[in-house]
RNA sequence: UCUUAUCGCGAGAGGUGGAGGGACUAGGCCCGAUGAAACCCGGCAACCUUCAAACAACAUAGUUUGAAAAGGUGCCAAUUCCUACAGGUCCGUAUGAUCUGAGAGAUAAGA
Numbered sequence: 001u002c003u004u005a006u007c008g009c010g011a012g013a014g015g016u017g018g019a020g021g022g023a024c025u026a027g028g029c030c031c032g033a034u035g036a037a038a039c040c041c042g043g044c045a046a047c048c049u050u051c052a053a054a055c056a057a058c059a060u061a062g063u064u065u066g067a068a069a070a071g072g073u074g075c076c077a078a079u080u081c082c083u084a085c086a087g088g089u090c091c092g093u094a095u096g097a098u099c100u101g102a103g104a105g106a107u108a109a110g111a
Base pairs, nucleotide, nucleotide: 001111002110003109004108005107006106007105012041014040015039016038020031021030022029025084026083027082028081042076043075044074047072048071049068050067051066052065053064054063055062080104085101086100087099088098089097090096
C1' cells in the first nucleotide's frame, strides 16, 4: 500500500506521574488540579486462537452454532464525541432537523 470484517455494547473512587487530552485540518462541543498524557497494575471484549456439535466433503481446506480465555493483538468518557462530501425526506427557510451512502480514521486477519 491492497483485500476482507467490525466500529450506538462492554471495561477501576488502584499506584506512579504531573498539564494537557478527545487521530489530522477547520468549525463546534466536551474531558482535565475532585488530577490530562504516559507507564504499571486491574478490567472489558472475543479478531486471531482452543474445544465441542451440526452441515458439507474423497481428503485437506470450509460454513454455522455454542463454550473457553492459556497465548498474539486490541480496547477501557461522550456513536469513530459531532459536523465537513453526495443523495433522499421534513421544513417554521437556516450556520435547520433527520435518514442513507461515500470519504477519512481505528482495530484485526490476510496479501